Predicted 3D model of a 74-nucleotide RNA (transfer RNA) from Bifidobacterium longum subsp. infantis.
Its mean pLDDT, the model's own confidence on a scale to 100, is 81.
It matches the Rfam family "tRNA".
The sequence is in RNAcentral, with records from ENA.
[in-house]
RNA sequence: GCCCUUGUAGCUCAGUGGAUAGAGCGUCCGUCUCCGGAGCGGAAGGCCACGAGUCCGAUUCUCGUUGAGGGCAC
Numbered sequence: 001g002c003c004c005u006u007g008u009a010g011c012u013c014a015g016u017g018g019a020u021a022g023a024g025c026g027u028c029c030g031u032c033u034c035c036g037g038a039g040c041g042g043a044a045g046g047c048c049a050c051g052a053g054u055c056c057g058a059u060u061c062u063c064g065u066u067g068a069g070g071g072c073a074c
Base pairs, nucleotide, nucleotide: 001072002071003070004069005068006067007066010025011024012023013022018056027043028042029041030040031039049065050064051063052062053061
């Protein structure tokens, strides 16, 4: 330098062109307990890396920028 994959909740990940984006773990509250843990019930937490385009509508498709991982070449 070229190519490929990837960026979604604190962490690990799912997700589909259709309107209010989900799960597990974690956190907080309640219940239970002598206290804690486990169990059970509930809550908070994300304008989906950034910018632009296509579309009636974009987290999803396209382009650019950028972070991370990998391959090839010198």